[in-house]
Overview:
The RNA shown here (SAM riboswitch aptamer (S box leader)) has 126 nucleotides and comes from Oceanobacillus halophilus. The source organism's lineage runs through Bacteria, Bacillati, Bacilli, Caryophanales and Oceanobacillus. It was read from a public genome assembly, where an Rfam model found it. Model confidence (mean pLDDT): 79 of 100. Its Rfam family is "SAM riboswitch aptamer (S box leader)". From the family's description: The SAM riboswitch is found upstream of a number of genes which code for proteins involved in methionine or cysteine biosynthesis in Gram-positive bacteria.

RNA sequence: UUCUUAUCCAGAGAGAGGGAGGGACUGACCCUGUGAACUCUCGGCAACCAGUUCAAGUCAUGUUUAUUUCAUGCUUGAGCACGGUGCCAAUUUCAGAGGAAUGAUAUAGAAUUCCGAAGAUGAGAA
Repeated sequence: UUCUUAUCCAGAGAGAGGGAGGGACUGACCCUGUGAACUCUCGGCAACCAGUUCAAGUCAUGUUUAUUUCAUGCUUGAGCACGGUGCCAAUUUCAGAGGAAUGAUAUAGAAUUCCGAAGAUGAGAA
């Protein structure tokens, strides 16, 4: 970098340096000298991966003559938070392509909803 897959209306910021941008892109709308990006320190959130504890199972293997029991694995659920990531303004800030229904003579526009696209993060693969 590409592909596959899961999640994205919850949650969680202070200090120091820095000195004008930032919120992926486009439009809108916001944040920002009461200090943006970025760097460092400390703190926190969460539970994706790994680990670990408990419970359940019409599951698998072993044990057993067999049922049972037990062990290991697997699946599901609930915890923990020492490891690997991630995250700590606003729903991924909102919309973007399409559909439905409302409304309208009709177009534009508005507002509701569904499903996508794109993006972000994790895990796996090339």